Model confidence (mean pLDDT): 83 of 100. This is a predicted structure of a 507-nucleotide part of an RNA (large-subunit ribosomal RNA, domain I) from a freshwater sediment metagenome. Its Rfam family is "Bacterial large subunit ribosomal RNA".
Context: one part of a larger RNA
RNA sequence: UGCAUAUGGUGGAUGCCUUGGCGAUUACAGGCGAUGAAAGACGUGAUAGCCUGCGUAAAGUUUCGGGGAGCUGGCAAAUAAGCUUUGAUCCGGAGAUGUCUGAAUGGGGAAACCUACCCUGCAAAGGGUAUCGCAUAGUGAAUACAUAGCUAUGCGAGGCGAACCGGGUGAACUGAAACAUCUCAGUAGCUCGAGGAAAAGACAUCAACCGAGAUUCCGAAAGUAGUGGCGAGCGAAAUCGGAAGAGCCUGUUAGUGAUAGCACAAGACUUAACGGAAUAACCUGGAAAGGUUAACUAUAGGGGGUGAUAGUCCCGUACGUGAAAAGACCUGUGUGAUACUAAGCUAACGACAAGUAGGGCGGGACACGUGUAAUCCUGUCUGAAUAUGGGGGGACCAUCCUCCAAGGCUAAAUACUCAUCAUUGACCGAUAGUGAACUAGUACCGUGAGGGAAAGGCGAAAAGAACCCCGGGAGGGGAGUGAAAUAGAUCCUGAAACCGUAUGCUU
Numbered sequence: 001u002g003c004a005u006a007u008g009g010u011g012g013a014u015g016c017c018u019u020g021g022c023g024a025u026u027a028c029a030g031g032c033g034a035u036g037a038a039a040g041a042c043g044u045g046a047u048a049g050c051c052u053g054c055g056u057a058a059a060g061u062u063u064c065g066g067g068g069a070g071c072u073g074g075c076a077a078a079u080a081a082g083c084u085u086u087g088a089u090c091c092g093g094a095g096a097u098g099u100c101u102g103a104a105u106g107g108g109g110a111a112a113c114c115u116a117c118c119c120u121g122c123a124a125a126g127g128g129u130a131u132c133g134c135a136u137a138g139u140g141a142a143u144a145c146a147u148a149g150c151u152a153u154g155c156g157a158g159g160c161g162a163a164c165c166g167g168g169u170g171a172a173c174u175g176a177a178a179c180a181u182c183u184c185a186g187u188a189g190c191u192c193g194a195g196g197a198a199a200a201g202a203c204a205u206c207a208a209c210c211g212a213g214a215u216u217c218c219g220a221a222a223g224u225a226g227u228g229g230c231g232a233g234c235g236a237a238a239u240c241g242g243a244a245g246a247g248c249c250u251g252u253u254a255g256u257g258a259u260a261g262c263a264c265a266a267g268a269c270u271u272a273a274c275g276g277a278a279u280a281a282c283c284u285g286g287a288a289a290g291g292u293u294a295a296c297u298a299u300a301g302g303g304g305g306u307g308a309u310a311g312u313c314c315c316g317u318a319c320g321u322g323a324a325a326a327g328a329c330c331u332g333u334g335u336g337a338u339a340c341u342a343a344g345c346u347a348a349c350g351a352c353a354a355g356u357a358g359g360g361c362g363g364g365a366c367a368c369g370u371g372u373a374a375u376c377c378u379g380u381c382u383g384a385a386u387a388u389g390g391g392g393g394g395a396c397c398a399u400c401c402u403c404c405a406a407g408g409c410u411a412a413a414u415a416c417u418c419a420u421c422a423u424u425g426a427c428c429g430a431u432a433g434u435g436a437a438c439u440a441g442u443a444c445c446g447u448g449a450g451g452g453a454a455a456g457g458c459g460a461a462a463a464g465a466a467c468c469c470c471g472g473g474a475g476g477g478g479a480g481u482g483a484a485a486u487a488g489a490u491c492c493u494g495a496a497a498c499c500g501u502a503u504g505c506u507u
Stems, first nucleotide, its partner, number of pairs: 002505008015492001016457002020428002022425004027420001029417002031160002039101003042055003046079002049075003061095006070083003106115003116129005131157009164195001165193005175182001179229001205212002216243005226234002247409003251349006261335005267329001269327003273321003279294005295312002297301001303315003358382008368394001389404005444451002464491001467478004
C1' cells in the first nucleotide's frame, strides 16, 4: 500500500407515520360596498417577539339562548394578579364600540400623513362640506321675453370579487413540412356591462305538395352534404331520439272583480345543542386493545383516541329530541293602489311599426374564401308597397306552398365555483402532494414590474439526565430516568459515496 473480517465516524437514502395538499359528489350560497367594502397601517395583554382576536369601550363590551366546572387564545413554559354554581371560560343569535389609510368623498398628499371652513355646544365634543347623473325649487348673462350658467334640497351611482355570461376591439408564434389567400382564431390580450345564472326565445321559421310548430342543452344524422392556393384544413342543416316545457304585452267599449306590498298565525329548514346500548378474569408484556376462557349489545360492528390490534374505556355513531333571537321558504287569515279603479281575465270592434324592406358600391357574418351565392348585418348613395299588400322557399322567372319584418317582456332544462356543510378516493405521503404540512408568498434577489426557496418525526409520559469526576469551555466518563439512551434533545429507522481504528494475509 492493497484485500478480507470486525467495529466506528460522517451522511441522510429507505421503511413506517401525517397535522398538509389534490381530485370528485350532493346540499347550500352566489355577492360585499358611502350604515364606508376588499386589502392594509398603527395600536391593543402584567411580562420582549411572531401568529390569532379585537379597536382608545381595543385576546374585548351589552343582551338573549345553549352549556355545566373549571378558566384568563397559540408558539410556550414560568411567575404574578384575578374570574367562577349569585353559573365563569366556551358555543350560537342580535346589538354597541369600531383609531388611521383605502372607491376614500372638505382641500392637499411621497397611502396609513399635512391642513381648512360652516353649524350645534359654556366647554369637552359632535355633525356637515368630493364628483357625476336624475328630479324639484330658487336665481339668472350677452339679449326684451327667454335660455345657457350658478345655487340649494332629495334620491341614486362610484370601488372590490375565483370562474361562468353578453357586447366592443382584436394579435402573433404556429400549420400549410418555405410563403402571400388560408390556418392558428374571432382564440389570447385589452375594454364595457350584467346576473345567480347570463344570453336566446313565441316564426316575415322550417319543410316539400306530406307536414311540423318559441328558445336552450344533450345524443344521432356526420366527419356526411358542402367549402377549400379543391392545399393545409374548415365543416353544417333538415330529420329522429331525449332534458325541460309557457306563453304573453300595446287602443276603445261592455262584463267580471284583486295582485304586489305589509302585519299576524301555523309548519318544516338553517344558524348552538341534548339523550344515546353493551365485559370480565387469567397469561405474555414497560404498557393489553393481543392470546385463552366465559359474557353482553347492535336501527349503534362508520370514524378517531387511549402505553401494541377495543362493537361493549373515552369522543362519538344509528336513532330520537331541540331555539329566547335572526334569516330565507311555504300555507292560511286580515289589510292593502279605493273605488262605476290604473293590475288580471272574458267578449266585440279597432289598430298592427318608413328613411324601414329592397337596390348600387365597399366590407363583415353565415360550415359556405365572390363563387351560380340565396339569407343576415351595415360604412356610403338611394329608396317601395302597406293585407286587392308584403317576406321566404340557395342566382333568376312562373306556378304552388308557407309565414307576417322594420316595438317589447318571459321561468325551466344549460355554464361556473372565491366561499360554506357533509361525504368520498385501485389520489400524494415531505426531492411527493399546493410555491407553502414548519415564522410562506416568509427569508432572500431585483430600481421596478416581478422572481421566489430550504426547512416535518426523542419518548407512552420530559420521567429532558439531581449529584460526582476531567476540562477555561465545548465535550466526555460515572450515577440516575426509561421497555430501550448506539431513543440524549438537527434525538424513530439509519443504506451508499467518503474517512478512521483493530486483527489477519500481502507488497